[in-house]
RNA sequence: UACGAAAAAGGCAAACCUGACGAAAGUCAGGGGCGCAAAGUAACCGGUCUAACAGAGCUUGCCUCUUACGACAGCGGGACUGCCAAUC
Repeated sequence: UACGAAAAAGGCAAACCUGACGAAAGUCAGGGGCGCAAAGUAACCGGUCUAACAGAGCUUGCCUCUUACGACAGCGGGACUGCCAAUC
């Protein structure tokens, strides 16, 4: 120094189950282990999910539609940080 081969030290942890929080999406903790070389950090751009609050509708229903200031970094791009390392 490295575009991620191999190895070591290790790290993280999908589905699912249990508990807590939340209107929900989802988050947190324990178990679990599908996978991951940034599956570390943060919603800047695109995307996706939800729709409490708000707005609208008429059929007045715990109805329907619109909407993110909510959520996803394990959807893509970009940003910041970082272990090991064939190679030079």

A computed fold for an 88-nucleotide RNA from a Pseudomonadota bacterium, annotated as c-di-GMP-I-GGC riboswitch aptamer. The organism belongs to Pseudomonadota, within Bacteria.